Context: one part of a larger RNA
Molecule: large-subunit ribosomal RNA, domain IV
Organism: sediment metagenome
RNA sequence: AUCUAGUUAAGGGAACUCGGCAAAUUAGUCCUGUGUCUUCGGAAUAAAGGAUCCCUGCACUUGUGCGUUUUUGCGUGGCAAGUUCAGGGGGCACUAACUAAGAUGGCCCGACUGUUUAACAAAAACUUAACUGGCUGCUAAGCUGUAAAGCUGUGUAUAGCCAGUGACGUCUGCCCAGUGCCGGUAUCCGAAACUCUUUUUCAAGAGGGAUAAGGACCGGUAAACGGCGGGAGUAACUAUAACUCUCUUAAGGUAGCGUAAUGCCUUGUCGUUUGAAUGGCGACGUGCAUGAAGGGCGUAACGAGGUUGUCACUGUCCCUAACUAGAAACCUCC
Numbered sequence: 001a002u003c004u005a006g007u008u009a010a011g012g013g014a015a016c017u018c019g020g021c022a023a024a025u026u027a028g029u030c031c032u033g034u035g036u037c038u039u040c041g042g043a044a045u046a047a048a049g050g051a052u053c054c055c056u057g058c059a060c061u062u063g064u065g066c067g068u069u070u071u072u073g074c075g076u077g078g079c080a081a082g083u084u085c086a087g088g089g090g091g092c093a094c095u096a097a098c099u100a101a102g103a104u105g106g107c108c109c110g111a112c113u114g115u116u117u118a119a120c121a122a123a124a125a126c127u128u129a130a131c132u133g134g135c136u137g138c139u140a141a142g143c144u145g146u147a148a149a150g151c152u153g154u155g156u157a158u159a160g161c162c163a164g165u166g167a168c169g170u171c172u173g174c175c176c177a178g179u180g181c182c183g184g185u186a187u188c189c190g191a192a193a194c195u196c197u198u199u200u201u202c203a204a205g206a207g208g209g210a211u212a213a214g215g216a217c218c219g220g221u222a223a224a225c226g227g228c229g230g231g232a233g234u235a236a237c238u239a240u241a242a243c244u245c246u247c248u249u250a251a252g253g254u255a256g257c258g259u260a261a262u263g264c265c266u267u268g269u270c271g272u273u274u275g276a277a278u279g280g281c282g283a284c285g286u287g288c289a290u291g292a293a294g295g296g297c298g299u300a301a302c303g304a305g306g307u308u309g310u311c312a313c314u315g316u317c318c319c320u321a322a323c324u325a326g327a328a329a330c331c332u333c334c
Stems, first nucleotide, its partner, number of pairs: 002327008011318002015316001020313001028052005037042001039167001053089005059083006065076004090094001102311007109303002114126002130165007142151003168298004173228003178225002180221005187216003194209006229247005256290001257287001268284006
């Protein structure tokens, strides 16, 4: 010199770094005080302040003694615990050690508590209450088993099972042409069996007739699987196009939101934040390739979630230094 665990650092205070990672700060109790927002419950220990140790004294509260003794008492500088106030004392510092929240904004995601990859992932994933659709009348539907039988359930549609969405608020547009599912069906297609005919008879064939499910056909159904256009022209500056024309589809994306956990171009453009920002937030919108239960948009509370500010704080850094305890090493000895 290195490593591990610690302690301390003048001035600066995140300049470090992907990122305040790590460390530091804060911390108990009592009193004061407490914004936006809100589902009126919360948020909230919000934030922000003050007090806090020892001694003495008056007073008070509670408990318990003592003396006196005619007691629904009287007296008491008794003792113990505690409270307020006042005065005083010491220190840099009074929850003096231990213990013991750093605080607060904007936005995204998920409502929440909960669960998860035992041993690289705790999450925005799963679950959830709630909403919706489907099946099922009980010897139910569904599931297990070859079966007997069993689970559901000693339950009965306010029940059971399956599927999707995922609190709450506000909503959930258009398309049934395709695929699926459900229903109907005059007619047509449609198997074996059965029946008829035929090869002189039998056998084995061939041909015809009838018919189930199913299909053709006709309807329904999208909180079923899914889907939701293009090209021209046009307003008295320009630009744009409320308007018109045209091709085409089953229908041509509605309300919302939008450079987004979705935007290629892209570090889009504008504003704000910084001295400076591919960041953040707020806007704009022809959105390569948003969009409504594969849910859209909001949202208080919550989160070891993600992102970005501010205050405080600091050896993260400027820029290193010193110390403590160890490891290993050197050296010495064996």